Context: one part of a larger RNA
RNA sequence: AACGAACGCUGGCGGCGUGGAUAAGACAUGCAAGUCGAACGGGAAAUAGCGGGUGGCAACAUCUUCUGUUUCUAGUGGCAAACGGGUGCGUAACACGUGGGUAAUUUGCCGUAAAGCUGGGGAUAACUUCGAGAAAUCGAUGCUAAUACCGAAUGUGAUGGAAGAAGGACAUCCUUCUUCUCUCAAAGGUGGGGAUCAUUAGACCUGCCACUUUACGAUAAGCCCGCGGCCUAUCAGCUUGUUGGUGAGGUAACGGCUCACCAAGGCGACGACGGGUAGCCGGUCUGAGAGGACGAUCGGCCACACUGGAACUGAGACACGGUCCAGACACCUACGGGUGGCAGCAGUCGAGAAUCAUUCACAAUGGGCGAAAGCCUGAUGGUGCGACGCCGCGUGGGGGAUGAAGGUCUUCGGAUCGUAAACCCCUGUCAUUUGUUAACAAACCUACGUGGUUAAUACCCACGUAGCCUGAUAGUAGCAGAAGAGGAAGGGACGGCUAACUCUGUGCCAGCAGCCGCGGUAAUACAGAGGUCCCAAGCGUUGUUC
Numbered sequence: 001a002a003c004g005a006a007c008g009c010u011g012g013c014g015g016c017g018u019g020g021a022u023a024a025g026a027c028a029u030g031c032a033a034g035u036c037g038a039a040c041g042g043g044a045a046a047u048a049g050c051g052g053g054u055g056g057c058a059a060c061a062u063c064u065u066c067u068g069u070u071u072c073u074a075g076u077g078g079c080a081a082a083c084g085g086g087u088g089c090g091u092a093a094c095a096c097g098u099g100g101g102u103a104a105u106u107u108g109c110c111g112u113a114a115a116g117c118u119g120g121g122g123a124u125a126a127c128u129u130c131g132a133g134a135a136a137u138c139g140a141u142g143c144u145a146a147u148a149c150c151g152a153a154u155g156u157g158a159u160g161g162a163a164g165a166a167g168g169a170c171a172u173c174c175u176u177c178u179u180c181u182c183u184c185a186a187a188g189g190u191g192g193g194g195a196u197c198a199u200u201a202g203a204c205c206u207g208c209c210a211c212u213u214u215a216c217g218a219u220a221a222g223c224c225c226g227c228g229g230c231c232u233a234u235c236a237g238c239u240u241g242u243u244g245g246u247g248a249g250g251u252a253a254c255g256g257c258u259c260a261c262c263a264a265g266g267c268g269a270c271g272a273c274g275g276g277u278a279g280c281c282g283g284u285c286u287g288a289g290a291g292g293a294c295g296a297u298c299g300g301c302c303a304c305a306c307u308g309g310a311a312c313u314g315a316g317a318c319a320c321g322g323u324c325c326a327g328a329c330a331c332c333u334a335c336g337g338g339u340g341g342c343a344g345c346a347g348u349c350g351a352g353a354a355u356c357a358u359u360c361a362c363a364a365u366g367g368g369c370g371a372a373a374g375c376c377u378g379a380u381g382g383u384g385c386g387a388c389g390c391c392g393c394g395u396g397g398g399g400g401a402u403g404a405a406g407g408u409c410u411u412c413g414g415a416u417c418g419u420a421a422a423c424c425c426c427u428g429u430c431a432u433u434u435g436u437u438a439a440c441a442a443a444c445c446u447a448c449g450u451g452g453u454u455a456a457u458a459c460c461c462a463c464g465u466a467g468c469c470u471g472a473u474a475g476u477a478g479c480a481g482a483a484g485a486g487g488a489a490g491g492g493a494c495g496g497c498u499a500a501c502u503c504u505g506u507g508c509c510a511g512c513a514g515c516c517g518c519g520g521u522a523a524u525a526c527a528g529a530g531g532u533c534c535c536a537a538g539c540g541u542u543g544u545u546c
Base pairs, nucleotide, nucleotide: 001545002544003543005542006541007540008539009538012393013392014391015390016389017388018386019385025349026348027347029346030345031344034079035078036077039076040075042073043072044071045070046069047068048067049066051064052063053062054061055060086304087303088302096228097227098226099225100224101223102222105221106220110217111216112215113214114213115212116211118152120150121149127142129140130139131138132137157184158183160181161180162179163178164177165176166175167174168173188209189208190207191206192205193204196203197202230276231275232274237267238266239265242264243263244262245261246260247259248258249257279301280300281299282298283294284293285292286291306327307326308325309324310323329340330339331338332337357383359382360381361380365379366377367376368375369374396426397425398424399423406417407416408415409414430487432482433481434480435479436478445467446466447465448464449463450462451461452460490535491534492533493532494531495516496515497514501530502529503528504527505526511518512517
């Protein structure tokens, strides 16, 4: 000098930060990942209309088939759920940092470009009817749809094979082109519409959103290599898929990655192998620097998700809030069987010197889904708690000498606290109170205009103008006013180091102490008091680092 600190005494306000370092111990409760009805068939509700039934003299009431519109949605289906958020167990490793390679690779959504989207089929959930079970849930039967699933067609193109040509490398090879051949696609939805066709639906034209194939890009990832960064030799030899080759399998991809065979290699005092410790870095602290120590918050990468193992789906996982198996633990049970995973945000218990609210909002930023409106979002934005840290401000200012009273000391004269107080005159920061009142908001949407598209003045797209709406924080910040010195100072030290001295008590006792050392009758070192010194909403102590 520093700290994610703790402890003691004390404590007015604000701003910005920061807060489970120990038990990767166990967790009650709530929330943290959904969304799309413009993919689909049902269902429910509301409403309108034609018709029918019943009641009524009628107005009308009620029930109902069908059709239209609007809203909602359990299920099928799509996308997301691999992001975001947490933790630091493991890991001494291509984990990280840095610099390269991939002619050895993949990449959903996105951008650019090219081409396409033909024609069929069989199911299944929901639902119905049964049945089993305490429950979780499950079985059977019958019906049905799709952008779900499966054949067929086409093939701009791509994949594999064969042949040929050109170019480039040099170790196998690589690139481009031509020919032949093999294999491989698809899905619709919705808005608008003049003519024409049609029994309605619609066909047809057109816009938008989707769908399929391919190339390039972007983004994201996989793999390989050089170099770099802990301790230990009281660890000296280690290794059999081990090291290399051939062939095969496997992977998106190279490779002992795996396997069969062959060879006997490979690593090591430039520290192999073993043991201990540890997430790595940008950085942080310290220091004149060199260095040393550390790796909280913020950012990048990695690893993990009760413990161990495994794969499925998918562009992407071997998957925190998915599946399966085993284990430990806990819970429910009708004892047959089931259920669970806070190292997400809050919160509880435990252990600990020690670390916060079971808060508000999606208004902003960002993310997922959706054509959009919008929905979801403990990410995020805010508020709360803690002097935990840094910074700022205040606790008043001026005058005021009989140097009051009182305390302390005293050589008894006095000295000192001390302009300090009282008293007089002011000010109004902060806190209090009254009023007023923000920024963070622009979009989305609607209307109009221009341009584009088009058969079209619809629709749609782009741009512009105008209008409307949206604020958790918050009646907060700020601003203006009111009142009144009123509400706001402590902690440690005073022998030397080290700024600051006397009295009383005690008498090697009680005690102090960072080191030297004080205390045995005048103790500036113990305890109290007065005074003084240093810091100040803090001051000291302890711990740790330089």